[in-house]
Large-subunit ribosomal RNA, domain IV from a Bacteroidales bacterium, 325 nucleotides, folded computationally. Model confidence (mean pLDDT): 88 of 100. The full RNA is in RNAcentral, with records from ENA. Its Rfam family is "Bacterial large subunit ribosomal RNA". Its family is annotated with ribosome and structural constituent of ribosome in the Gene Ontology.
Context: one part of a larger RNA
Formats: sequence, structure tokens, C1' cells
RNA sequence: CCAUGGCUAAGGAACUAGGCAAAUUAACCCUGUAACUUAGGGAGAAAGGGUCCCCCGCGAGGGGGCGCAGAGAAAUGGCCCAGGCGACUGUUUAUCAAAAACACAUGGCUUUGCAAAAUCGCAAGAUGAAGUAUAAGGCCUGACACCUGCCCGGUGCUGGAAGGUUAAGAGGAGAUGUCAUUCGCAAGAAGAAGCAUUGAAUCGAAGCCCCAGUAAACGGCGGCCGUAACUAUAACGGUCCUAAGGUAGCGAAAUUCCUUGUCGGGUAAAUUCCGACCUGCACGAAUGGUGUAACGAUCUGGGCACUGUCUCAGCCAUGAGCUCG
Repeated sequence: CCAUGGCUAAGGAACUAGGCAAAUUAACCCUGUAACUUAGGGAGAAAGGGUCCCCCGCGAGGGGGCGCAGAGAAAUGGCCCAGGCGACUGUUUAUCAAAAACACAUGGCUUUGCAAAAUCGCAAGAUGAAGUAUAAGGCCUGACACCUGCCCGGUGCUGGAAGGUUAAGAGGAGAUGUCAUUCGCAAGAAGAAGCAUUGAAUCGAAGCCCCAGUAAACGGCGGCCGUAACUAUAACGGUCCUAAGGUAGCGAAAUUCCUUGUCGGGUAAAUUCCGACCUGCACGAAUGGUGUAACGAUCUGGGCACUGUCUCAGCCAUGAGCUCG
């Protein structure tokens, strides 16, 4: 000096990003137990008391003894208040993340009538399922309570089939090559049938265009100006644009830039925290909204108890290093 243990005057979180670590508490019996609540819980709430040995007695109880100490060692909950998130028990990054992430019961949309849809496979075949719509698959939401507003213009999906567009194919107008033959002195020109190459019109499905429906489908949910008998504000009016202009609820929030917003509470003093306000840069309704008892090795703030975390260090034990031998 390091590691691991033990003790510590007075104070008791002043430490620190943060009570991290340590300490406190602890078993059993008795008393007693709040808000809130889904009436089950919360709850071991909290807060208190007791605990050994001997004698008598059925017992209730009475009497006595020792120690600093009677759950005499070890092992063995610290507690409370408030808030965020997630209902819960579970699951997860084997080896830096255990969570607010995943799952979940619940709810919804959608596909599928059975040789089901979906999936694997070239196929045979298999899973689905030895099931049959109270079933099976896909997607989203995520207990429960109260709810879930407006928009179908875009994209998607479903339905429709009048018109437009449209492939292969059908069709074959025409064109070209070749050539019997004809014309020509020649060079060359014309050229039937056949064969070959090409080929216009016309017919021609789905799809797309088109017409509807559909948002617990993907998604979206405005601007400017004026106005009330103080001022301020604007229930009200005007105007432009849109498919429609954000309803209820919540709101400086896990979302608020300005921002340590403003006010109140808590502190002697608080960028954190709690309650409000609403000016929501840029909340908002199953990409769910708002609440919520219980639960959580969750996150945030406060308090009681407790302590070497600290003021501020000291001592002891064991082991290592180091020095000496």
C1' cells in the first nucleotide's frame, strides 16, 4: 500500500449523478392496523408487548433463581408517502442491456364451406386435422372501468361492368422475292399459277382508365382579417383553401424548442419532484385516449429509522505485495 472481514467518540447523508455500499429490521406468540379498492385485497400495513431456568398446581395462576444480554449461536422482512410506465404470473439480448421491450387473458378487422384457406415440396405427398366457422390461418390492440369523434380526395382491398385502352391468337387487304412466258438487236423490261418472306383493316381476356363501397385498412384531421360601453379577450362576422379541418379526454407530459415557462406545495436554500394554468415549436382516441386496486431485482421525488457514505480518520484480524534477514 492492496484485498477481505471486525470495531469506533460526537454528528447522522453534511457523501454522491444517485443512501452506491454498509448498517438497521428479522424467528415465533399476542394486541393492533389507514387511505384506497376490482371488496379478494391493501396487510407481516403501520405501531406496540412478550420469549430463559426451577418449584407447586389439572389449569388459571402463584412463588423463586441467574446473567450485560433468555428467538442468549447460525440462519432469518427495514418501513412509509407521492408520481411515471407496464394491468397481473411469465419471456428476452448464452458472454456489457431484464426493461417502459416481448408475451398474455380481452377486444376488433380479415381470409377460409372442407379435396378449406394458409404453409412445405418439382411431384407424390405432408402439416392444417384424424379438426369443420364456438374451427383454422393472417394483421392489429393488450386485464378492468368510461369511451373510441370527422375524412374514402391519394394508396390498398372488395364489388361492378356500359365505354376507352390492350397480348398471344384469328384474319388477311396489300407489298416483296423467284419463275413458265411475252416484248426487245442487245442491255434490259413486264410477268400468270405455285412456292417463299412480310403484312393493313377487323375480332380479341384479365389488367389499367372508369363507377361505387370500405379507416379497430395504410393514412389525414387548415390559414388570414375584423368585432363587446376601461383594458384585455372574442361567444359573433367576413374571406381563402380542403377529402375533412382534431371531437371527448389529457396537456411544459417518457411528448414543451423558447424553458430553470408562470403560480402554489415541499427545503434555510431545489434546473429534479408534486398540484394547477394552457401560449399543445411538434398530445389525442385499438399506430388506441383517459383513469385505475393489486403487482414490479422497473424509473422518479420526499420522509422515518439506520449507519465509517461523509466531517476525518483511527485501531484490530487474515492474505498478498514491499523492506530486512